The RNA shown here (c-di-GMP-I riboswitch aptamer) has 92 nucleotides and comes from Agathobacter rectalis. Of the family's consensus pairs, 90% are formed in the model. Rfam family: c-di-GMP-I riboswitch aptamer. Rfam describes the family as follows. GEMM was predicted in a large-scale screen for bacterial structured RNA regulatory elements.
RNA sequence: CAUAUAAAAGGGCACACUUAUGGAAACGUAAGGUCGCAAAGCUAGAGUCUAACACGGAGUAACAUUUAUGUAAUGACAGAUCGGCUGCAACA
Numbered sequence: 001c002a003u004a005u006a007a008a009a010g011g012g013c014a015c016a017c018u019u020a021u022g023g024a025a026a027c028g029u030a031a032g033g034u035c036g037c038a039a040a041g042c043u044a045g046a047g048u049c050u051a052a053c054a055c056g057g058a059g060u061a062a063c064a065u066u067u068a069u070g071u072a073a074u075g076a077c078a079g080a081u082c083g084g085c086u087g088c089a090a091c092a
Base pairs, nucleotide, nucleotide: 012037013036017032018031019030020029021028022027035079041085042084043083045082046081047077048076049075054071055070056067057066058065
């Protein structure tokens, strides 16, 4: 240096849930919490979730109005998985 991966020390992160708060939602933020995590660090390329607005649909003579169903990120998710980047300790 590379590969692979046990143990220990010191630390790190924080699921569910609760409270407050932002958001149309998905979900986020803060505090508590502690299921787990050796990348549960970073990154939306694949992927997944949501659908406010829009289109389409319904409705009307035309507007108005409406959102059962559908399409669709300019919205989210890195603690589902794959990919990319970086990194602590250390037996062999």